SAM riboswitch aptamer (S box leader) from a Chloroflexota bacterium, 107 nucleotides, folded computationally. Its mean pLDDT, the model's own confidence on a scale to 100, is 87. The sequence was found by an Rfam model in a public genome assembly.
RNA sequence: GACUUAUCCAGAGUGGCGGAGGGACCGGCCCGUUGAAGCCACGACAACCUACCGGCGUCGCGCCGGCAAGGUGCCAAUUCCGGGCAGGUUCUCCUGCACGAUAAGGG
Numbered sequence: 001g002a003c004u005u006a007u008c009c010a011g012a013g014u015g016g017c018g019g020a021g022g023g024a025c026c027g028g029c030c031c032g033u034u035g036a037a038g039c040c041a042c043g044a045c046a047a048c049c050u051a052c053c054g055g056c057g058u059c060g061c062g063c064c065g066g067c068a069a070g071g072u073g074c075c076a077a078u079u080c081c082g083g084g085c086a087g088g089u090u091c092u093c094c095u096g097c098a099c100g101a102u103a104a105g106g107g
Stems, first nucleotide, its partner, number of pairs: 003105006013042005021031003025083004043075001045073001048071003052066006084097005
């Protein structure tokens, strides 16, 4: 990477190095020399997984709640908005799926 499941309108930044890009892609619209990407340090957010604690059950296991030590993730804008497919519709929107991201699984 292919595949499966779950989530994506909440939340959270400073400093150092660096020096022009960044927001997946395309279009739009934004962010950026009052310093982009990237790297490092520390901090924060969150609670998917592990550990731990409490409760319940059909008790080798499962569900609910808690905690935040460990493993990830994340810290402009709803996944920034739209896109491709299907259905609905008061014709402008709505819903679902796909795409994308993250986690856990997985031969």
The source organism's lineage runs through Bacteria, Bacillati and Chloroflexota.